[in-house]
Order: sequence, then C1' cells, then structure tokens
RNA sequence: GGCGCCGUGGCGGAACCGGUAGACGCGCCUGACUCAAAAUCAGGUCUCUUCUGAGGUGUGAGUUCGAGUCUCACCGGCGCCA
Repeated sequence: GGCGCCGUGGCGGAACCGGUAGACGCGCCUGACUCAAAAUCAGGUCUCUUCUGAGGUGUGAGUUCGAGUCUCACCGGCGCCA
C1' cells in the first nucleotide's frame, strides 16, 4: 500500500426484514439481613435540563416518513496479502 471483518452506557453483550435503543449479565450506589462483614434479597445506575422535555450507537455527511441497521468519506482496532 491492497482486501476483509469490527466499533452500542464503567465492562461484556443484545436490539429479528429499517419501525419504543441500551434487554440480559458483571461492576458500582442505596437499603434489608448480621455484633460486623461475606453471601443472599430489594430498589437504583447514559447525558443535559427551567423536571416538562431534549439529545445520545467511533466522527461527519447522504438515502428514507423513519437509520444502531443501508450508502460514502474519515478515525481507531484485528486478520490476511504484498
């Protein structure tokens, strides 16, 4: 340099044929239990906000009524070839 695959909350990882994004698990926070812990159980856990809403899938565009999903260009990672 060429080709292919991949990029989603703190982490892993779902989201079906383009139609409610963040299921589920881990971690973390709070509480219960305990003399105190561990284990277990319950609730919470993207961001901003005037608390009504708005934004958010590597970045920026495009297609579409509608994009995590399709297209293009970049950025990053992995593999193969040279």